[in-house]
RNA sequence: GACAGAGUAGGUAAAGUGCGUUAAGUGUUAAGGGAUGGGAAGUUGCCCCUAAACGAAAGCUACAUUGUAGCUGCGAUGCUUUACCGCUUCCGCUGUC
Numbered sequence: 001g002a003c004a005g006a007g008u009a010g011g012u013a014a015a016g017u018g019c020g021u022u023a024a025g026u027g028u029u030a031a032g033g034g035a036u037g038g039g040a041a042g043u044u045g046c047c048c049c050u051a052a053a054c055g056a057a058a059g060c061u062a063c064a065u066u067g068u069a070g071c072u073g074c075g076a077u078g079c080u081u082u083a084c085c086g087c088u089u090c091c092g093c094u095g096u097c
Base pairs, nucleotide, nucleotide: 001097002096003095004094005093010085011084012083013082014081015080016079017078018077019075020074021073028052029051030050032048033047034046038091039090040089041088042087058072059071060070061069062068063067
């Protein structure tokens, strides 16, 4: 120098385990803030916070006496693991020549 490759935030699915079902969470909109391959710039997406609007699926059993526990469900539900997917430019990293 040439060629090839890995790696972020995160996404999807499955499994496990919780939470809620007395409605938290999730989702939508707007303002502000933050972190985002090892570095720089940047983009997509993500997270936090505030506000607003919207909005839900319960049933059974046993104790027992208005509660507790369990089971089956339900929720754009949390987390963990695994698999797959996953940075634009320049430099860097790994491999081969």